[in-house]
RNA sequence: AGAGUUUGAUUCUGGCUCAGAACGAACGCUUGCAGCGUGGAUUAGGCAUGCAAGUCGAACGAGAAACUUUUUCUAUGAACUUUCGGGUGAUUAGAGAUUGAAGAAAGUGGCGGAAGGGUGAGUAACGCGUGGGCAAUUUGCCUCUAUGUUGGGGACAACGUCUGGAAACGGGCGCUAAUACCGAAUGUGAUGUUUUAACGCAUGUUAAGAUUAUUAAAGGUGGGGAUCUUCGGACCUGCCGCAUAGAGAGAAGCCCGCGUCCCAUCAGCUUGUUGGUAAGGUAAUGGCUUACCAAGGCAUACGGGUAGCCGGGUUGAGAGACCGAUCGGCCACACUGGGACUGGGACACUGCCCAGACUCCUACGGGAGGCUGCAGUCGAGAAUCAUUCGCAAUGCACGAAAGUGUGACGAUGCGACGCUGCGUGGGGGAUGAAGGCUUUCGAGUUGUAAACCCCUGUCAUGAGAGACAAGACGUUAUAGGGUUAAUAACCUUAUGACCCGAUGGUAUCUCAAGAGGAAGCCACGGCUAACUCUGUGCCAGCAGCCGCGGUAAUACAGAGGUGGCGAGCGUUGUUCGGAUUUACUGGGCGUAAAGGGUGCGUAGGUGGGUCUGUGUGUCGGGUGUGAAAUCUCAUCGCUCAACGAUGAAACUGCAUUCGAAACUACAGAUCUAGAGUGUAUGAGGGGAAAGCGGAAUUCUUGGUGUAGCGGUGACAUGCGUUGAUAUCAAGAAGAACACCGGUGGCGAAGGCGGCUUUCUGGCAUACUACUGACACUGAGGCACGAAAGCUAGGGGAGCGAACAGGAUUAGAUACCCUGGUAGUCCUAGCCGUAAACGUUGUUCACUAGGUGUGGGAGGUGUUGACCCCUUCCGUGCCAAAGCUAACGCAUUAAGUGAACCGCCUGGGGAGUACGGCCGCAAGGUUAAAACUCAAAGAAAUUGACGGGGGCCCGCACAAGCGGAGGAGCAUGUGGCUUAAUUCGAUGCAACGCGAAGAACCUUACCAGGGCUUGACAUGUAACUGGAUGCCCGGCGAAAGCUGGGAGGCCUUCGAGGCUGUUACACAGGUGCUGCAUGGCUGUCGUCAGUUCGUGCCGUGAGGUGUUUGGUUAAGUCCAAUAACGAACGCAACCCUUGUGUUUAGUUGCUAGUUCUGAUUAUUCAGAGCGCACUCUAAACAGACUGCCCGUAUACGCGGGAGGAAGGUGGGGAUGACGUCAAGUCAGUAUGGCCCUUACGCCCUGGGCUGCACACGUGCUACAAUGGUCGGUACAGAGGGAUGCAAGACCGCGAGGUGGAGCAAAUCCUAAAAACCGAUCCCAGUCCGGAUUGGAGUCUGAAACUCGACUCCAUGAAGUCGGAUUCGCUAGUAAUGGCGCAUCAGCUACGGCGCCGUGAAUACGUUCCCGGGCCUUGUACACACCGCCCGUCACAUCACGAAAGCCGUCUGCACCAGAAGUCGUUGGUCCAACCUGCAAAGGAGGAAAACGCCGAAGGUGUGGGUGGUGAUUGGGAUGAAGUCGUAACAAGGUA
Repeated sequence: AGAGUUUGAUUCUGGCUCAGAACGAACGCUUGCAGCGUGGAUUAGGCAUGCAAGUCGAACGAGAAACUUUUUCUAUGAACUUUCGGGUGAUUAGAGAUUGAAGAAAGUGGCGGAAGGGUGAGUAACGCGUGGGCAAUUUGCCUCUAUGUUGGGGACAACGUCUGGAAACGGGCGCUAAUACCGAAUGUGAUGUUUUAACGCAUGUUAAGAUUAUUAAAGGUGGGGAUCUUCGGACCUGCCGCAUAGAGAGAAGCCCGCGUCCCAUCAGCUUGUUGGUAAGGUAAUGGCUUACCAAGGCAUACGGGUAGCCGGGUUGAGAGACCGAUCGGCCACACUGGGACUGGGACACUGCCCAGACUCCUACGGGAGGCUGCAGUCGAGAAUCAUUCGCAAUGCACGAAAGUGUGACGAUGCGACGCUGCGUGGGGGAUGAAGGCUUUCGAGUUGUAAACCCCUGUCAUGAGAGACAAGACGUUAUAGGGUUAAUAACCUUAUGACCCGAUGGUAUCUCAAGAGGAAGCCACGGCUAACUCUGUGCCAGCAGCCGCGGUAAUACAGAGGUGGCGAGCGUUGUUCGGAUUUACUGGGCGUAAAGGGUGCGUAGGUGGGUCUGUGUGUCGGGUGUGAAAUCUCAUCGCUCAACGAUGAAACUGCAUUCGAAACUACAGAUCUAGAGUGUAUGAGGGGAAAGCGGAAUUCUUGGUGUAGCGGUGACAUGCGUUGAUAUCAAGAAGAACACCGGUGGCGAAGGCGGCUUUCUGGCAUACUACUGACACUGAGGCACGAAAGCUAGGGGAGCGAACAGGAUUAGAUACCCUGGUAGUCCUAGCCGUAAACGUUGUUCACUAGGUGUGGGAGGUGUUGACCCCUUCCGUGCCAAAGCUAACGCAUUAAGUGAACCGCCUGGGGAGUACGGCCGCAAGGUUAAAACUCAAAGAAAUUGACGGGGGCCCGCACAAGCGGAGGAGCAUGUGGCUUAAUUCGAUGCAACGCGAAGAACCUUACCAGGGCUUGACAUGUAACUGGAUGCCCGGCGAAAGCUGGGAGGCCUUCGAGGCUGUUACACAGGUGCUGCAUGGCUGUCGUCAGUUCGUGCCGUGAGGUGUUUGGUUAAGUCCAAUAACGAACGCAACCCUUGUGUUUAGUUGCUAGUUCUGAUUAUUCAGAGCGCACUCUAAACAGACUGCCCGUAUACGCGGGAGGAAGGUGGGGAUGACGUCAAGUCAGUAUGGCCCUUACGCCCUGGGCUGCACACGUGCUACAAUGGUCGGUACAGAGGGAUGCAAGACCGCGAGGUGGAGCAAAUCCUAAAAACCGAUCCCAGUCCGGAUUGGAGUCUGAAACUCGACUCCAUGAAGUCGGAUUCGCUAGUAAUGGCGCAUCAGCUACGGCGCCGUGAAUACGUUCCCGGGCCUUGUACACACCGCCCGUCACAUCACGAAAGCCGUCUGCACCAGAAGUCGUUGGUCCAACCUGCAAAGGAGGAAAACGCCGAAGGUGUGGGUGGUGAUUGGGAUGAAGUCGUAACAAGGUA
């Protein structure tokens, strides 16, 4: 950094897709170790269990257990003693009392439970971020300063007792302490009042004074010399506490500027609302609340959706875009909703009250609970861990402290979830082992890879040693300092000792052993690194995009190999990137998406010259802030790295302050170049109203006049004898204004056209007098706005939707025709859209020209008018630079710049739905989504095509001749049939084709019978034998099987050759694929085309050359020409034929001549000489537009001469680049696949010949240009040995007998029509010969299926053929016969050749068919047999509407109203204070009641939103459905 994908190819536009990075991820396969991180993203769903907030006895009363002192009792009973009864009695155990210390559980009290921890539901907000403000505030604990801490009182828990309840939890009575509670005193102070001063920011703040009113406290504990003492202490002193005030630190509260998502299909919202006054309330400002007064306030408000915000994270070159896990800051929440209490702080996660839902307990009366703390569980989910250890460290709470508590935290565990590191060994090692895979069978590859040899020892394993992190606090000892009266106590500093480790016997180190325990995943068609085999056969499957798969798949699956990454690898999802594809950086709008239909104008944006000032933007410096972490850099610490530490930089920002003054802005002054006004002229279908005019059309009336008119491609409907059309005259009506008329004029656009008048808008030119920036654009807004349409009233000639009829057509709801209503016209009003287009917004400036045209002005000149020159405004064409993808634009820009507005972001769905606004309606305007496709599109290129154009050719048409199509037969094909009717060929270009010969064979098909190394080839091995072979027999249809016999090989003696049998390799296949192929062939087409090199043009595909003008049969030739040359084709060279010459004469020829024979014979026959002629077959000549005339630049063309032949002389061979996946695997060859006792091979018989039918190609005819009979003449080219066969004889004949001659210019085979006669006399015939019967001949083993021919007999259809169609332009058509190949014979009437006789016609290129060149259009490129549209039918999908139904959110009105604050009342009740002896009263308070507010709830009525809904509407997609053919070509009606 780009790449793939629209096309036949190209350039562009434009979307889709890929390669990168990232993740709190998930899934699949796989998994050795370690470090550091990280882990409930979904149901803010429900939760069992344990723990997560306690602490203080140095505030207080009471005080269990255990311990301890003293002691009593009971039991035990060592030892001693004993009268043996017992006694003394250590020890042990238990119980009680007591002393001390201790302090469990609970309670009063203090502090803390507002921190820490969790989550992101809500919140679009001063919530957060950033910067400020509080002169409008509070602050427990902490630090500092100052001053105090006096003296009293009464209770309540605990506890005891009684009692209720299942429990939770209470109730009565009684006792009691305090740092709990309540008065009183004092007042350093504070507050209030007031004076002065200073300052400030409006209210005010600060300081100093005066005054007096109000206002405080609590003790605990350690030590102590004197003095006093009730022996407790007083007193002194330290520490901790308490109170008042001030200051600080940290924390909190409030206010403000700026920033903070989407929807305008949410455009208006608001009544405590906005402000004021007063009061209340709060720590504090404030409509925060209330009363009253005023009527304001806001507007991207209000409403809806979504969302915790940030430091930051990911990506990116950046600008940006997306995200907000972990860590850190702030906010919000704690089952849901409401509420307050306490407190310095809460409206309080593990507090309270109420309501609700849910769960649990219950004795049914009532109660209890809140994991969004750490673990854990269920559920839902693609998905996220241990019911672990420890308070050792860090921190927090309490405490004087020891210490206690702490699921904060520190650790470990689990998960490849991520990042990082290490390892799975290293070196040598070629017989290139084996195996695998491939193979052209030679080999290649896996691959130094392995084995093998020599090493090493990381990690893991075992054994041993073994931490850093820990130093504090504390205790204790010593020394110093402080306080103090004090050496005590206390505080503090230094030093030493002691105490304490969850992780953990872990990290780490040492030793040991041994290559031992440790590699997978994905990909391999292109993008994208990496290729082969097998299987499969549009199946199975793959696929991110393009796309693979229908029998040779590098794309599916497996394997081998290769590539990539590696303890991971892929997939999926998401974000950014690529995407300059929302374009600030950095895009566009003539035709690709995109300029509003046009103007006026509001807000806004932008704005001419000069001077002065200010300092808004702008620029520079300073200051504050921009938390830390993160990022970057440097250094350092873990062995490295990840990770971490320290420092720097950065944090692009905000605020403030000082400065600068060019530009911008603002203020002031001034100018005239923009703009406007004025004066004088001018052109004009500019607009509105009124009036007038002629032509035409139709109608009416009258005249003339008669049978048609009208209309069309052709008809018909229609009109007309009741008189049309036509024609003349008169009249009526409405609408439109010929000629002029013009890329001419005017207008903002729509638009405007007879003439006149009136009213009126704009424009241009000349002058430069006036104003002095007054300008440009223009969201909303307003006005105008073709046609059609609508409303009301007129009008209505012509035209004419709808409609009717007639045609056309398969149909024709069309095109054509005849009619014809709305409408078209006018008046008034609506509609508001058009391909409203120059598909080009408005304004200004600048940038070569040329040439028209409209309007003005000036100049030269003229009597005047033109012409000409200059200039301004308008309107066209061409063209330079420049621009553009190209086409094209080009001073009237699509060039170069400036200002403003509108609009676009893939195609379809869709300018549609819903909603809003407008409209009488029709409808307009604004304007989506689901879903679906990988394109849709623009311009240009090459082709192809056109019921586009031009030019040209061809038996293409026309002009002719003869046929086919009708009949019979032959032959081929289809179809049908069949055991089989083998296979192929199928428009032209299959169908008398492969087949130049199907009775058997052929033969490939069918039935049956057989064979299995085979009918045929090669090789190896073994065997035994032998030449091969021959003869005989049995079964049999044959093939074959089987039995027997005779005979018995060559030889260099090597078992060599040949042969047989068996076995193995293999043979064999007319089995499949002509869409795997070679080769060959057909066709366009013997048409004139098809290309290349270099150059030039174009961004490119491509073009040029090859086009153009002539000419030709021809891209043949000439001329012109950015082309110049060349190649394959054309032509020529080849064969044949037509003329001549030369050469050569046998088997050919016989003119002449000789001889012989015959004859009446001019003659005939034979044999020589001969080669003149014919002929044969070789060489050459000849024709080249060479010559003449005309024409032409040339090429050439027309005519002529000569010539056998004249413009290619006739014919043949010869077939360019290519097209049709044309034909052929059955001619042969051949890849692949398939069969292998059969899909091979042999044999017999059958079939290919089968017959209701259809088609093609032929033959014979239908007759007199003929048939029949008789006579008679003339060819060419061939063939001949298993052959052709003469003469002769036999047979009516086919033929037979026989055989001369001939391997052939020698012999054989041989013409018919024609011609000359005769006959038939127009008929189903003396035409025609099918069919059938009979008898034969020939070939052949064999003519039944199934041959040909002959004879006799029979004698069908057919009397010239519908639509349609074929061949042929001269020795041609037509017609007549002859030959040959194949072949035993022949179904040949076919094919290939040969000669005889021998025509007619062509005006011409309009039309049909085919072709060539140029041009044009195209939405075609499989190329018109193309493409493609709409309805209908079926299936699927998403969406809209819909009677309704269900949910959710919300407004309004009302009902009812818990807890609770506040207020009122407070009859009832009350220890502290006051009065009082007491009773009692007072002060003060409480319960309770009432009131306002008030959550959930209820009723009613609206709105928003979501779901669902019979039915319905269009949309999209789908295989080969139906109907038509609307569009693309003039698409057949542009």
RNAcentral holds the sequence, with entries from SILVA. The RNA shown here (small-subunit ribosomal RNA) has 1534 nucleotides and comes from a metagenome. The coordinates come from a structure-prediction model, not an experiment, and the mean pLDDT is 82. It matches the Rfam family "Bacterial small subunit ribosomal RNA".